[in-house]
Context: one part of a larger RNA
RNA sequence: UGACGGGGACCCGCACAAGCGGUGGAUCAUGUUCUUUAAUUCGAUGGUAAGCGAAGAACCUUACCAGGGCUUGACAUCCUUGGAAUUUUGUCGAAAGACGAGAGUGCCCUUGGGAACCAAGUGACAGGUGAUGCAUGGCCGUCGUCAGCUCGUGUCGUGAGAUGUUUGGUUAAGUCCAUCAACGAGCGCAACCCUUAUGAAUAGUUGGAUUUUUCUAUUCAGACUGCCCCGGUAACGGGGAGGAAGGGGGGGAUGAUGUCAGGUCAGUAUUUCCCUUACGCCCUGGGCUAGAAACGUGAUACAAUGGCCGGUACAAUGAGCAGCCAAGCAGCAAUGCGGAGCAAAUCUCAUCAAAGCCGGUCUCAGUUCGGAUAACAGGCUGAAACUCGCCUGUUUGAAGCUGGAAUCGCUAGUAAUCGCAGGUCAGCACACUGCGGUGAAUACGUUCCCGGGUCUUGUACA
Numbered sequence: 001u002g003a004c005g006g007g008g009a010c011c012c013g014c015a016c017a018a019g020c021g022g023u024g025g026a027u028c029a030u031g032u033u034c035u036u037u038a039a040u041u042c043g044a045u046g047g048u049a050a051g052c053g054a055a056g057a058a059c060c061u062u063a064c065c066a067g068g069g070c071u072u073g074a075c076a077u078c079c080u081u082g083g084a085a086u087u088u089u090g091u092c093g094a095a096a097g098a099c100g101a102g103a104g105u106g107c108c109c110u111u112g113g114g115a116a117c118c119a120a121g122u123g124a125c126a127g128g129u130g131a132u133g134c135a136u137g138g139c140c141g142u143c144g145u146c147a148g149c150u151c152g153u154g155u156c157g158u159g160a161g162a163u164g165u166u167u168g169g170u171u172a173a174g175u176c177c178a179u180c181a182a183c184g185a186g187c188g189c190a191a192c193c194c195u196u197a198u199g200a201a202u203a204g205u206u207g208g209a210u211u212u213u214u215c216u217a218u219u220c221a222g223a224c225u226g227c228c229c230c231g232g233u234a235a236c237g238g239g240g241a242g243g244a245a246g247g248g249g250g251g252g253a254u255g256a257u258g259u260c261a262g263g264u265c266a267g268u269a270u271u272u273c274c275c276u277u278a279c280g281c282c283c284u285g286g287g288c289u290a291g292a293a294a295c296g297u298g299a300u301a302c303a304a305u306g307g308c309c310g311g312u313a314c315a316a317u318g319a320g321c322a323g324c325c326a327a328g329c330a331g332c333a334a335u336g337c338g339g340a341g342c343a344a345a346u347c348u349c350a351u352c353a354a355a356g357c358c359g360g361u362c363u364c365a366g367u368u369c370g371g372a373u374a375a376c377a378g379g380c381u382g383a384a385a386c387u388c389g390c391c392u393g394u395u396u397g398a399a400g401c402u403g404g405a406a407u408c409g410c411u412a413g414u415a416a417u418c419g420c421a422g423g424u425c426a427g428c429a430c431a432c433u434g435c436g437g438u439g440a441a442u443a444c445g446u447u448c449c450c451g452g453g454u455c456u457u458g459u460a461c462a
Base pairs, nucleotide, nucleotide: 001462002461003459004458005457007456008455009454010453011452012451013450015446016445019410020409021408022407023406026300027299028298029297030296031295032294033293034291035290042053043052064286065285066284067283068282069281070280073125077124078123079121080120081119082118083117086103087102088101089100090099091098092097107114108113127275128274130273131272136269138264139263140262141260143258148187149186150185151184152183153182154163155162156161167178168177169176193252194251195250196249198221199220200219201218202217203216204215224246227240228239229238230237231236302403306362307361308360309359310358311357312356318349319348320347323342324341328337329336330335369400374395375394376393377392378391379390380389416438417437418436419435420434421433422432
């Protein structure tokens, strides 16, 4: 000087408390461990792994396994030889491929030759999702959007270092004020950026109306403790007016010096080592989907604030041409036929979103709750749904009657609850990313638990 303390003082945070809803019990989905397996590819492992890489494993992906094949190679550059390229076809084969049979002769150009492409050969080389994240770059997580981390000159100290950065106030903040052997400065904080809430101007078709306006886009205005009162030296704090909005208005992007030899050599790059008729490459099939058991994250429920039936109302974000797919018709339905419109404020997905509201029924039961599992019959995508996809109909109708110890999220348009869209994608979403609808309760307070900041104290630790 740090670090640590079941030392002290002060302060903060959904940290506790006050509340609301969950997890832990059930079934299913998904990830992980373990086990099994020819293989169940690899990585991530307290917080900071576990619906994570993976924004979507039937083949492909695919890295794993079995079998069948190739060896200058699937890919790149150079050299030699031959042939333009290209195309039709036979046998064997699961395919990859192996062995053949024909058609065909182009462009530039001075006979040689050249450009592009194909085949064969030769060796330099290619290739490796092989190892090392404890050799690295880059990127990322975390402490933490916490308020800290430093420097120049000066001063003090033999020196390591100290001071500044302490102290008294104040703030979300090392924010600002006052003071002070310090005076200044830098990276952080804040502001500048985007969005949302109000108004104005301008412009509007494809939007909505015919009258004010709504909507869309752009540019401005507006909020600054500016005004008033109180406290205070000041910074600032408390209250009020006006205002759409008030003291950081709400949300986002933005992450200092550093810490964890944190994560990633499998995104790419890259050091060193290793393989080179194989640890490289191609193909078919299988596996990544197994299942005694354990854990994480979710979905659906256990019902009457509910289930079912009928009627009826109101969104926003988005996406669309190998696409979205209207009207109409067929089917109980999934869906099929059909073909209009739309490269989109025009058309379509898709509209009447669902919860909600109105009426009816059920009457507390393992039920008209719950829907797992299973059988049969169909539909869709795709060469192909056996291993191993999704959807529909009929039947079946399991566990489950609110969950032990323990534990998680959330302070307002939030929690809770309801649906909609998108990315991935041929097909496949209970996950993820967004969008709107309805819309609470509680916070006395900081003694305690957890994490963090400042000052101080002790230390046999560095």